Predicted 3D model of RNase P RNA and transfer RNA as a complex of 480 nucleotides. Rfam match: Bacterial RNase P class A. Rfam links the family to the GO terms ribonuclease P activity, dimeric ribonuclease P complex and tRNA processing.

RNA sequence: CGAGGCGGACGGGUGACCGCCGACCACCUAAUAAGCGGUUGGAGGAAAGUCCGGGCUCCACAGAGCAGGGCGCUGGGUAACACCCAGUCGGGGCGACCCGAAGGAAAGUGCCACAGAAAAUUACCGCCGGCAGUCCGUUUCUUUAAGAGUGCGCCCUGCGCGCGCCCGGCCGGAGACGAGCUGCAGGUAAGGGUGAAAAGGUGGGGUAAGAGCCCACCGGCGGCCGGGUGACCGGCCGGCCAGGCAAACCCCGCCCGGAGCAAGACCAAAUAGGAGGGCGUUAUGACUGCGGCUCGCAGAGCCCUCGGGUAUCGGUCGCUAGAGACGCCGGGCAACCGGCGCCCCAGACAGAUGGUCACCGUCCCGCAAGGGACACAGAACCCGGCUUACAGUCCGCCCUCGGCCC
RNA sequence: UGCCCGAUGGUGUAACGGUAGCACAGCAGACUCUGAAUCUGUUUGUCGUGGUUCAAAUCCACGUCGGGCAACCA
Numbered sequence: 001c002g003a004g005g006c007g008g009a010c011g012g013g014u015g016a017c018c019g020c021c022g023a024c025c026a027c028c029u030a031a032u033a034a035g036c037g038g039u040u041g042g043a044g045g046a047a048a049g050u051c052c053g054g055g056c057u058c059c060a061c062a063g064a065g066c067a068g069g070g071c072g073c074u075g076g077g078u079a080a081c082a083c084c085c086a087g088u089c090g091g092g093g094c095g096a097c098c099c100g101a102a103g104g105a106a107a108g109u110g111c112c113a114c115a116g117a118a119a120a121u122u123a124c125c126g127c128c129g130g131c132a133g134u135c136c137g138u139u140u141c142u143u144u145a146a147g148a149g150u151g152c153g154c155c156c157u158g159c160g161c162g163c164g165c166c167c168g169g170c171c172g173g174a175g176a177c178g179a180g181c182u183g184c185a186g187g188u189a190a191g192g193g194u195g196a197a198a199a200g201g202u203g204g205g206g207u208a209a210g211a212g213c214c215c216a217c218c219g220g221c222g223g224c225c226g227g228g229u230g231a232c233c234g235g236c237c238g239g240c241c242a243g244g245c246a247a248a249c250c251c252c253g254c255c256c257g258g259a260g261c262a263a264g265a266c267c268a269a270a271u272a273g274g275a276g277g278g279c280g281u282u283a284u285g286a287c288u289g290c291g292g293c294u295c296g297c298a299g300a301g302c303c304c305u306c307g308g309g310u311a312u313c314g315g316u317c318g319c320u321a322g323a324g325a326c327g328c329c330g331g332g333c334a335a336c337c338g339g340c341g342c343c344c345c346a347g348a349c350a351g352a353u354g355g356u357c358a359c360c361g362u363c364c365c366g367c368a369a370g371g372g373a374c375a376c377a378g379a380a381c382c383c384g385g386c387u388u389a390c391a392g393u394c395c396g397c398c399c400u401c402g403g404c405c406c
Numbered sequence: 407u408g409c410c411c412g413a414u415g416g417u418g419u420a421a422c423g424g425u426a427g428c429a430c431a432g433c434a435g436a437c438u439c440u441g442a443a444u445c446u447g448u449u450u451g452u453c454g455u456g457g458u459u460c461a462a463a464u465c466c467a468c469g470u471c472g473g474g475c476a477a478c479c480a
Base pairs, nucleotide, nucleotide: 001402002401003400004399005398006396007395008394009393010392012360013359014358015357016356017355018354020042021041022040023039024038025037027035044376048387049386051385052384053383054382055381056260057259058258059257063295064294065293066292068256069255070254071253072252073087074086075085076084077083088102089100090099091098092097103251104250108249109248110245111244112243124192125191126188127187128186130184131183132182133181134180136178137177138176139175140174141173142172149163150162151161152160153159154158200218201217202216203215204214205213219241221238222237223236224235225234226233227232264317265316266315267314274306275305276304277303278302279301287299288298289297308479309478310477324343326341327340328339329338330337331336361374362373363372364371365370407476408475409474410473411472412471413470416430417429418428419427424460432448433447434446435445436444453469454468455467456466457465
């Protein structure tokens, strides 16, 4: 210098004028009403999505069981959590660092399309031995041998022909061995091919061929020992192995009663305080609180349709002082907790938080004068989180990698 | 403000986690003098982004859009 990683803060500023919502004070007033004047407070880091968890309120001051839902490595934090912190394991990155809904597939059920023999009690091709058949090649046997010749003719030395015998060959038959083919019943998970995934992986021995069949190393499982609170890690030994999917049903462990401020309480007004139907009470299960079911407790009312009324979303409370903000100290690696001090910081209900001007800031257009824009978005009972949206700026005595120079 | 649902071609709808179908509509061709009807062929889709899985319209998370229900008295 470049490229990144992590953590944090801010998210237009100042002034003037005019408004809006609330609180307090003073005047006026019968009045804490209205009016008038002054002082003062007045959107966010996400107020959003409504995805979790609590507080609060009502319903037996919340019950039992089943069903259902949620969560799921370990330890801690917390009011609680699906959040946070610290770790373990797995994955990614050269690295700083980041990501992970991360229990159980040896309880059971189910699924694994197509392809493939087989998707989990696998045999298609291949390899191997056996039996049967067929065919070819090689080889052996096909015996106990026969006989020591004889007949005929001639040119009668001898020669020729026939018969017989021996040896060899060929054909045929039988046996053995070897090779091939076919069939049968087997062995084999090494090799081929299929697939996302193939029955632990690699190498050697071994075998008829093979195989954890045996051995070495590695992975996984179980046991023991050691370390750690624990997840887990390390070592030794063992028998040889058990596919994947639980964001499929399910099993195991833990948690969860329901509804939600339009919860709920009080004040006050009005009527047709109505009609029809159904269920229930006194009486055993059918109604309501109560949501899916059963029980249990409590109650005598409840539900539907039609019609009507009201300030046709009336008033007051709930309502904002709180798991509050800020500072210091202490404990803890941290999340967080404790103590002390100090402060009060929106409460509307067709719903305030705005508008104009000037200067400045950032960005864009333009040679310039000048012009334009100011991210995402707005409380609604209140908190703690998560997630999503977001122009731009700043800080870190935080870190990594690469290049160059000294 | 709170609570609860849904999203599949242009429209209406199907699809045990395994090739996204059907009907109408659209386009082209045939038939016809022309149009309609009919016949043949054909285009177009799982709201978006991630995750689980070998594989997602389907299961899960987040977002986007749309829809519905909620005052009191009797």